The prediction has a mean pLDDT of 83. The RNA shown here (glmS glucosamine-6-phosphate activated ribozyme aptamer) has 162 nucleotides and comes from a Thermomicrobiaceae bacterium. Taxonomically the source falls in Thermomicrobiaceae (Bacteria, Pseudomonadati, Thermomicrobiota, Thermomicrobiales).
[in-house]
RNA sequence: CGAAGUAGAUAAGCGCCGGAACUCAUCUGCGGGAGGAGAUGAGUCGACGAGGUGGAGGCCGAUCGAACCGUUCGGCGGAUGGUCUCCCGGUUGGCACGGUCGUCACGAUCAGAGCAAAACCGGCGGGUAACCGGCGGAACAAAGGCUGAUCGACGUGCGCAG
Numbered sequence: 001c002g003a004a005g006u007a008g009a010u011a012a013g014c015g016c017c018g019g020a021a022c023u024c025a026u027c028u029g030c031g032g033g034a035g036g037a038g039a040u041g042a043g044u045c046g047a048c049g050a051g052g053u054g055g056a057g058g059c060c061g062a063u064c065g066a067a068c069c070g071u072u073c074g075g076c077g078g079a080u081g082g083u084c085u086c087c088c089g090g091u092u093g094g095c096a097c098g099g100u101c102g103u104c105a106c107g108a109u110c111a112g113a114g115c116a117a118a119a120c121c122g123g124c125g126g127g128u129a130a131c132c133g134g135c136g137g138a139a140c141a142a143a144g145g146c147u148g149a150u151c152g153a154c155g156u157g158c159g160c161a162g
Stems, first nucleotide, its partner, number of pairs: 014077004019073001021044008030035001048065003054087007088102004094158004106152007120137003124133003
C1' cells in the first nucleotide's frame, strides 16, 4: 500500500420517552355468544418536507408552508432562529468613529421565474399483531434566497497620492 473478515459510527426539523393511545401473551372478573373491563409482562407509535451557521458569550426558547380536521396528542433534550455585547469581515484606494450587513456580506414594498416531501395510487420485504422498511407512478406550497422595478440609505473626520 492492497484484499478479505468482524465490530462500531452515519442523525441538527434532529434525537429521545416514564404519560396517553395501540398490539401481543398470561391471569382475574362480566357476558349465551360476539366481545368487553382490570392487573402484570413484553412491545408499537410518538411531525411531511423547504429554508437556515463568520467566531465567542448573555438572554429568549426558534422560521416557512403541506397533509389532516383525528394522537402531526403530551413531555424531555438539542438546534443553523430572534436579540444584545465583543472580535473578525463586506460596504471607497487607506485609517478612525458611526450606520448597515455576514462571504451571493444595505433595507422596505410590489412583481416575476424556478423549486418539496409526506398525504394519494400500485407493488415488494419484515413482524402473530400494533406496526416498520423500501421501490415505482402522478401531483401540489410558503418563507428565505434570486431577478426586475420603485422608494429610502450609502455618513463624518483625517492624512497620502494624482
Source information:
Its Rfam family is "glmS glucosamine-6-phosphate activated ribozyme aptamer". Its family is annotated with catalytic activity and regulation of gene expression in the Gene Ontology. The family's RNA type in Rfam is riboswitch. From the family's description: This entry contains a glucosamine-6-phosphate activated ribozyme that is found in the mRNA for GlmS. GlmS is an enzyme that uses fructose-6-phosphate and glutamine to generate glucosamine-6-phosphate. The ribozyme catalyses self cleavage of the glmS mRNA that is thought to regulate GlmS activity. The sequence was found by an Rfam model in a public genome assembly.